[in-house]
Predicted 3D model of a 133-nucleotide RNA (SAM riboswitch aptamer (S box leader)) from Rhodothermaceae bacterium Tc-Br11_B2g6_7. The coordinates come from a structure-prediction model, not an experiment, and the mean pLDDT is 80.

RNA sequence: AGCUCAUCCAGAAGGGCGGAGGGAGUAGGCCCGUUGAUGCCCUGGCAACCGCCGUGCGUUCCCCAAUUGCGCGCGGAAAGGUGCCACUUCCUACCUCAGGCCAGUAGAUACCUGGUGCGAGGAGAGAUGAGCG
Numbered sequence: 001a002g003c004u005c006a007u008c009c010a011g012a013a014g015g016g017c018g019g020a021g022g023g024a025g026u027a028g029g030c031c032c033g034u035u036g037a038u039g040c041c042c043u044g045g046c047a048a049c050c051g052c053c054g055u056g057c058g059u060u061c062c063c064c065a066a067u068u069g070c071g072c073g074c075g076g077a078a079a080g081g082u083g084c085c086a087c088u089u090c091c092u093a094c095c096u097c098a099g100g101c102c103a104g105u106a107g108a109u110a111c112c113u114g115g116u117g118c119g120a121g122g123a124g125a126g127a128u129g130a131g132c133g
Base pairs, nucleotide, nucleotide: 002132003131004130005129006128007127008126013043014042015041016040017039021032022031023030026093027092028091029090044085045084046083049081050080052076053075054074055073056072057071058070059069089125094122095121096120097119099118100116101115102114103113104112
């Protein structure tokens, strides 16, 4: 590189350097930016994935129990390993729909057919962590 799993509408900014684009990529939109963005560094902070502490349940190979290990959950702290600190991953793109709306459509309604970002769900891509590799 790649694979698997989990999460992604919450939260958290000051200073220095620097000087033109930036919000991953393509397109459209919407924003940020010479009142100095993006980026890099320092400091501060947020959160709680891993790790740590406590605790409950299950399991631990014939049976009982359970130290221990493993798995799942709950609570806590924030000294450790990461991560993060404009905008939902800024929004949309692909698929689905006894939903909404529109059209066929007629006085009205139902069915049916078609369309549609109005909404919902999912996929894909991406980001971060953990375990592999």
Of the family's consensus pairs, 97% are formed in the model. The organism belongs to Rhodothermaceae, within Bacteria.